[in-house]
Parts: sequence; structure tokens; C1' cells
RNA sequence: CAGCGACAAGGGCAAACCCGCCGGAAGGUGGGGACGCAAAGCCAGGGGCCCCUCAGGGGCAGCCCAGCCACCGAA
Repeated sequence: CAGCGACAAGGGCAAACCCGCCGGAAGGUGGGGACGCAAAGCCAGGGGCCCCUCAGGGGCAGCCCAGCCACCGAA
């Protein structure tokens, strides 16, 4: 440095649901809350799914693949 991921260490994130706000909706966002996550950090390139004032537009990264960055260090 790369690969890998432990009954290690320090920690991190936050599903469903509830409340407020934004939106036509999917959904987003703040707070509460933890189902879980070793990339559940970033990213819309590919696939997939969802929405719509539908042939065009929007959304989901905690669906998968790809790309980028990254803590720790047992086997």
C1' cells in the first nucleotide's frame, strides 16, 4: 500500500413509526425514535423501482452494479 472484516478500540449513521415544515405526488427536510448498517459516506453512469400537470419531467444511494473518498487493525 492492497486485500480482508474480529465477541478488538474509539466512535459514526439512522429503518419503521410520530410531530412540524416543503411538494401535485413520489419524496425531501427539522426534531423524536432505533430496524439495522464496516462504507447505511459521496456519487444518478448502467439496471431496477416509485411519482406526475405524462411521450416529457421528477424521485429513490438503507435495491443491485460501477466510480470516488475514508476510521481501526485481530485472523
Annotation:
c-di-GMP-I riboswitch aptamer from Actinotalea sp. K2, 75 nucleotides, folded computationally. It was read from a public genome assembly, where an Rfam model found it. Of the family's consensus pairs, 100% are formed in the model. It matches the Rfam family "c-di-GMP-I riboswitch aptamer". Rfam links the family to the GO term cyclic-di-GMP binding. NCBI's taxonomy places the organism under Bacteria, Bacillati, Actinomycetes, Micrococcales, Actinotalea.